[in-house]
Context: one part of a larger RNA
């Protein structure tokens, strides 16, 4: 000099864009953060309103709408994404370049084929029992795209027979013969051409969406390898599933990954082992560069989710807002037993020099579900707080000398503050007041018209084109116009040298200053105050850290 996720002191007008617990991976009140689908399925309220019956009345019975709605249940998909944190980890964790002839991949795209015929349950519901609760048991009824057999099936898998091509040892690819094994689920729209009943229906046709099998692609992973990756030798030896082999098991998959047996190996001064510290990178800061430092925000990867362990489900997890066990802690309890996990967004306590709102909205972008209208989304978009940072703007402009007054200094003549003020003439940024007022929103959907595809069809559905309608949290915001009026808007540090800027008074090695050198003991440009000056400016200075 530059920089900062900064803090502190003094000061503080406006706007834009960013950033904001670096400390206790400490503990958490409360609310929200993952649901959705009735075009998979069976069921299905109530309030309220209206009608009506009985009754002297209080009251009570029935029906309709509400409504096939709400809530609940079975089932499907999602919940493995998105969001947070950096504890652990010195490691194939990460970066980079390769390998997989050792591998998986839901949804999506393309291609081929199929979608046949049956069965038994169960939740919800109803009845009942136990329990303070959380919750649970029994009986009985019912449905499915839930569950389970059967049929059929191969270019699929396995076994087998030979053939061809290629390679990298195990092998890979292709065409062919034989044998064995394994599938499925329906929902919705419209129609009557043919068929069947007979006159609008279907097991038929049609369209669409699902389901099953196989191949290919795309996307996303798994595993392996070369190289790179902090400090300590005041850590020198380490290792028994250890190193290798054979066989088996496990896995999507190679492998001591696991096991049985066999051998005795493997690593190491080119730093093994041990200890300390640490998430890694793109990047960021600095620097002419080489380097040095950092890893906050944004992006990629990894790890973790109260602590430790475990598996289940699933295409995918050993799963933050799932389950089980143990532990610590907190809460409820009828003392028998139960409930919980903010390192999601806000917020609270604590810690700390120190870090924000228990805000608005799904309008946009993106995600989940759904045929779709749509629903959900503390992701996200916005707003709030903070000069925390960067950038921009303003706090007025011009004229104005008898160089007014005041103040300071003085050699008492004067000099400085100083065109500065006053005064006169203007302007109108920002803030204020009043009007107008966006872009971000064209999609989806729906309506009209036309053309085309499918089709028996002029039905339905789909595609394309043109036109119309609907949707904004921010926000009455940005922006524009008008009004009034210089009015509401300047500080901070320094002035001995380094280093731009000097005098007076007070103090008297005192009080004090100080980054270094050093000032102060009676004339202090170095302390404190006044005047003057210098630098920067909504900031200025100090401290900390890095180069």
């Nucleotide at each position: 000099g530059a920089a900062c996720a900064a803090a502190c002191g003094c000061u503080g007008g406006c706007g834009g864009c960013g950033u904001g617990c670096u400390u206790c991976a400490u503990a958490c009140a409360u609310g929200c953060a993952a649901g959705u689908c009735g075009u998979a399925c069976g069921a299905g309220a109530a309030a309220a309103u209206c009608c009506u019956g009985g009754g002297u009345a209080a009251c009570u019975g029935g029906g309709a709408u509400g409504a096939g709605u709400a809530a609940a249940g079975u089932g499907g998909c999602g919940a493995a994404c998105g969001g947070g944190u950096g504890c652990g980890u010195a490691a194939c964790a990460c970066g980079u370049g390769g390998g997989u002839a050792a591998u998986c991949u839901g949804c999506c795209u393309c291609a081929a084929a199929g979608u046949u015929g049956g069965g038994g349950a169960u939740a919800a519901g109803c009845c009942u029992c136990c329990g303070a609760a959380a919750g649970g048991g029994g009986g009985u009824c019912u449905a499915a795209u839930a569950c389970c057999g059967g049929a059929u099936a191969a270019c699929a898998u396995c076994c087998u027979c030979g053939c061809c091509u290629g390679g990298c040892a195990u092998c890979a690819g292709g065409a062919g013969g034989g044998g064995a094994u394994c599938a499925a689920a329906g929902g919705u729209u419209g129609c009557c051409u043919a068929u069947a009943u007979u006159u609008a229906u279907a097991a038929g046709c049609u369209a669409u969406u699902g389901c099953u099998u196989u191949g290919a692609g795309a996307u996303g992973g798994g595993c392996c390898c070369g190289c790179g990756c902090u400090c300590c030798a005041u850590u020198a030896g380490c290792u028994u599933g250890u190193u290798g082999g054979u066989g088996a098991g496990a896995u999507a998959a190679a492998a001591g990954c696991u096991c049985a047996c066999c051998a005795a190996g493997g690593c190491u001064u080119c730093g093994a082992u041990g200890g300390a510290u640490a998430g890694c990178c793109g990047a960021c800061c600095u620097g002419a560069g080489a380097g040095g430092g950092u890893g906050u925000a944004c992006g990629g990867c990894c790890a973790c989710a109260c602590u430790g362990g475990g598996a289940c489900u699933g295409a995918g997890a050993u799963a933050c807002g799932g389950c089980c066990c143990a532990g610590a802690c907190u809460c409820c309890u009828a003392c028998g037993g139960g409930a919980g996990g903010c390192a999601g967004c806000a917020g609270u306590a604590g810690g700390g020099a120190a870090u924000a709102u228990u805000g608005c909205g799904c309008a946009a972008u993106g995600g989940g579900c759904a045929a779709a209208u749509g629903c959900c989304u503390g992701a996200c978009g916005c707003a709030g707080c903070a000069a925390c940072g960067c950038c921009g703007c303003g706090u007025g402009g011009g004229u104005g000398a008898u160089g007014a007054a005041g103040u300071u200094c003085u050699u008492c003549g004067g000099a400085a503050u100083g065109u500065a003020a006053a005064a006169c003439c203007c302007u109108g940024u920002c803030a204020g007041a009043g009007g107008g007022g966006a872009a971000g929103a064209a999609a989806c959907u729906u309506c009209c018209a036309a053309a085309g595809a499918c089709a028996a069809a002029u039905a339905a559905u789909c595609u394309u084109u043109g036109g119309g309608a609907c949707u904004g949290a921010c926000g009455g915001u940005a922006c524009c116009c008008u009004c009034a009026g210089a009015g509401g808007a300047a500080g901070c540090u320094c002035c001995g040298g380094c280093c731009a800027a000097c005098u007076c008074c007070g103090u008297g090695c005192c009080a004090g200053c100080a980054g270094c050198c050093g000032c102060g003991g009676u004339a202090a440009u170095a302390c404190g105050g006044g005047g003057g000056g210098a630098a920067c400016g909504a900031g200025c200075g100090u401290u900390g850290u890095u180069c």
Model confidence (mean pLDDT): 83 of 100. Small-subunit ribosomal RNA, 5' domain from a metagenome, 547 nucleotides, folded computationally. Rfam family: Bacterial small subunit ribosomal RNA.